[in-house]
Formats: sequence, structure tokens, C1' cells
RNA sequence: UUAUUCAGAGUGGUGGAGAGUGAAGGCUCAAUGAAACCACGGCAACCCCAUUGCGGAAGGUGCCAAUCUCAGCGAGGAAUCGAUCAAUAA
Repeated sequence: UUAUUCAGAGUGGUGGAGAGUGAAGGCUCAAUGAAACCACGGCAACCCCAUUGCGGAAGGUGCCAAUCUCAGCGAGGAAUCGAUCAAUAA
């Protein structure tokens, strides 16, 4: 810079109070054990492999509560759209 972000996928161990990735607010998760780290397992967004297409998971990244958790900013009667921020990939 460009594209995508309503799909998908978790157990165990260590750990011991926070977490949801700007701040403040709501809400949610958390001693029936948060973050973080490790092991194994899984998913399939991009690259990749295969291909008309469906598909695959060996390899490079990524990911495995809730729509980028909601709301919040701008437009709109509303539905909704857009911006910002953030994340991921090339």
C1' cells in the first nucleotide's frame, strides 16, 4: 500500500488475579481458577498444494468465548452505511 474481519476450531500441565489489545462507560468471562508460559490437539483467513469446481493441511504466517463483545464518532426516520482504532495476510 492492498485485501479481509456475522464462518471455523481446546484439552491437559505450570501459574495464582485478573481478562475481553488506546482511554473513560455498559456488558461479559474469571478461585468450578483470569493473564502468561509449556505440551498435545484442532481450525482453514492469506500464502501454499490440488483443481472446472467441491477439496487438502505437508510447508510459511495466523487463529481456537461472545460480530473488531456492545456502545461510543459521522450520515440516516429507520434499516443500514461510513470513519477511526485494532487484528491478520500478501
Background
This is a predicted structure of a 90-nucleotide RNA (SAM riboswitch aptamer (S box leader)) from uncultured Butyribacter sp. The RNAcentral record of the sequence draws on MGnify. Rfam family: SAM riboswitch aptamer (S box leader). The literature on the family includes a 1998 paper in Mol Microbiol by Grundy and Henkin, "The S box regulon: a new global transcription termination control system for methionine and cysteine biosynthesis genes in gram-positive bacteria". Gene Ontology term of the family: regulation of gene expression. Of the family's consensus pairs, 96% are formed in the model. The prediction has a mean pLDDT of 79.